Context: one part of a larger RNA
Molecule: small-subunit ribosomal RNA, 3' major domain
Organism: uncultured bacterium
RNA sequence: UGACGGGGGCCCGCACAAGCAGCGGAGCAUGUGGUUUAAUUCGAUGCAACGCGAAGAACCUUACCUGGAUUUGACAUCCCCGGCAAUGCCGUAUGAAAGUAUGGCGGAGGUUACCCGGGUGACAGGUGCUGCAUGGCUGUUGUCAGUUCGUGCCGUGAGGUGUUUGGUUAAGUCCACCAACGAACGCAACCCCUUUGCGAUGUUGCCAUCAUUCAGUUGGGAACUCGUCGCAUACUGCUCGUUUACGCGAGAGGAAGGUGGGGAUGACGUCAAGUCAGUAUGGCCCUUACAUCCAGGGCUGCACACGUGCUACAAUGGCAUAUACAGAGCGAUGCGAUAGCGCAAGCUGGAGCGAACCGCACAGAGUAUGCCUCAGUUCAGAUUGGGGUCUGCAACCCGACCCCAUGAAGUCGGAUUUGCUAGUAACGGCGUAUCAGCUACGACGCCGUGAAUGCGAAACCCGGGCCUUGCACA
Numbered sequence: 001u002g003a004c005g006g007g008g009g010c011c012c013g014c015a016c017a018a019g020c021a022g023c024g025g026a027g028c029a030u031g032u033g034g035u036u037u038a039a040u041u042c043g044a045u046g047c048a049a050c051g052c053g054a055a056g057a058a059c060c061u062u063a064c065c066u067g068g069a070u071u072u073g074a075c076a077u078c079c080c081c082g083g084c085a086a087u088g089c090c091g092u093a094u095g096a097a098a099g100u101a102u103g104g105c106g107g108a109g110g111u112u113a114c115c116c117g118g119g120u121g122a123c124a125g126g127u128g129c130u131g132c133a134u135g136g137c138u139g140u141u142g143u144c145a146g147u148u149c150g151u152g153c154c155g156u157g158a159g160g161u162g163u164u165u166g167g168u169u170a171a172g173u174c175c176a177c178c179a180a181c182g183a184a185c186g187c188a189a190c191c192c193c194u195u196u197g198c199g200a201u202g203u204u205g206c207c208a209u210c211a212u213u214c215a216g217u218u219g220g221g222a223a224c225u226c227g228u229c230g231c232a233u234a235c236u237g238c239u240c241g242u243u244u245a246c247g248c249g250a251g252a253g254g255a256a257g258g259u260g261g262g263g264a265u266g267a268c269g270u271c272a273a274g275u276c277a278g279u280a281u282g283g284c285c286c287u288u289a290c291a292u293c294c295a296g297g298g299c300u301g302c303a304c305a306c307g308u309g310c311u312a313c314a315a316u317g318g319c320a321u322a323u324a325c326a327g328a329g330c331g332a333u334g335c336g337a338u339a340g341c342g343c344a345a346g347c348u349g350g351a352g353c354g355a356a357c358c359g360c361a362c363a364g365a366g367u368a369u370g371c372c373u374c375a376g377u378u379c380a381g382a383u384u385g386g387g388g389u390c391u392g393c394a395a396c397c398c399g400a401c402c403c404c405a406u407g408a409a410g411u412c413g414g415a416u417u418u419g420c421u422a423g424u425a426a427c428g429g430c431g432u433a434u435c436a437g438c439u440a441c442g443a444c445g446c447c448g449u450g451a452a453u454g455c456g457a458a459a460c461c462c463g464g465g466c467c468u469u470g471c472a473c474a
Base pairs, nucleotide, nucleotide: 001474002473004470005469007468008467009466010465011464012463013462019420020419021418022417026311027310028309029308030307031306032305033304034302035301042053043052064297065296066295067294068293069292070291073123077122078121079119080118081117082116083115088105089104090103091102092101093100094099125286126285128284129283130282134280136275137274138273139271141269146185147184148183149182150181151180152161153160154159165176166175167174191263192262193261194260196232197231198230199229200228201227202226206221207220210219211218235257238251239250240249241248242247313413317372318371319370320369321368322367323366329360330359331358334353335352339348340347341346379410384405385404386403387402388401389400390399426449427448428447429446430445431444432443
């Protein structure tokens, strides 16, 4: 100087407390461990691994296993020889395919190039090892308020001071004082979205006034909504109280009040944290194989254990009929309307639309009426049988969906444990990426309905910041 303390002081955080909804019990989905296996490819492992890499394993993917093949190679550059065409198209034999052997068609151009075949070796290739050789990127501490430098001063020196102290703040934020005076990286602000107003602009959007129509449909309008662009607005500016100051408390005005709400933004460092399997890359290793191609299988196996979710156990409910109101997205190998068929999944068909124009697309919880009347039920839907639909060479291993039948467990869950302070939690649906299809109940977004509680500042648990103290640690 740090680190540490079941030392002290001050302070903060959904850390506790106060609440709401959950987890832990059941079934299923998913990841992991274990076990099994020819293989169940590899990585991630306290917080910070476990719906993680994977925004999508039937083949492919695919790295694993079994079997069948190839050896200058599936891919790149160079050299030598041969071909005249080559690309392309059609075959034959064998085969599971890959491949191996082999036949034909075609014909621009012109001896060189391209391409094909053969050869030699340089080389290719490696998801082989090392993340403890690395770059880059990322997680975490933590959006915590810290981390340093120049000059000066103090100290023999390591170093200290500044950065401490007293207030204050979300903040090393600001103020006062001070052997310090300044400065840098962080904080804040500058950026984006949202909330209010104004101006401009009105099509594909809008419709108050005037006509018109089944219909903003048409004429028209430029007010309103909305879209786009630009500007303004909030600064403790004003008042009162308090204060040396900074600030704090209350209030006015205001759409908004004290960083208005949200996002992006992550200092010096820590964990030899993660990643050689995203890519790059040193070293090591393989080179008729640890490379490459193909078929089939596996990654989905199942006495079990754990994590994360979904669905329930019902009456604030279930079922039936009718009916109201979103936002944000996506669409050409695409979205696919009206219509017809089918109980349905879906099929036929193809209008319109590269989309403020057309389509996906009916939002659902809600509301109205009726039935059910507390039961393993008109709750719940696992499992299984049968029949279908769709995608795709192909749904056996191993897809999703629909219909009929079947109707398990489950009556609110031990110790414990998680999230959340407001348009939040909870509940409800909708969209997108990946994608032929889908295991999505996941992830990322969007809107609708919409709470409770915060006593205390603090006693305790957890984590963190500053000062101080002890120290057998560095």